[in-house]
């Protein structure tokens, strides 16, 4: 340089054929405990790398750009 992959909450992921996101861990409050830890309810956080398009509607589908990765020259 050429090509593929990969990008969601604090981390790790999931999101069949487009219809306004969910899992575990962690996190906060409470009950349990004589304290902690386990366990048990309940809750807080994300608008999905970014910039366009398509459409009534896009994490999802085009198309640039960035960032990581992989393989090749």
């Nucleotide at each position: 340089c050429u090509g593929g992959g990969u990008g969601u909450g604090g981390c790790g992921c999931a999101g069949g054929u487009g219809g306004u996101a969910g899992c575990g861990c962690g996190c906060u409050a409470c009950c349990u405990u004589g304290g902690g830890g386990u366990g048990g309810u309940a809750g807080a956080g994300g608008c999905c790398g970014u910039g366009g398009g398509u459409u009534c509607a896009a994490g999802u589908c085009c198309c640039g750009c960035c960032a990581c990765u992989c393989a090749g020259a």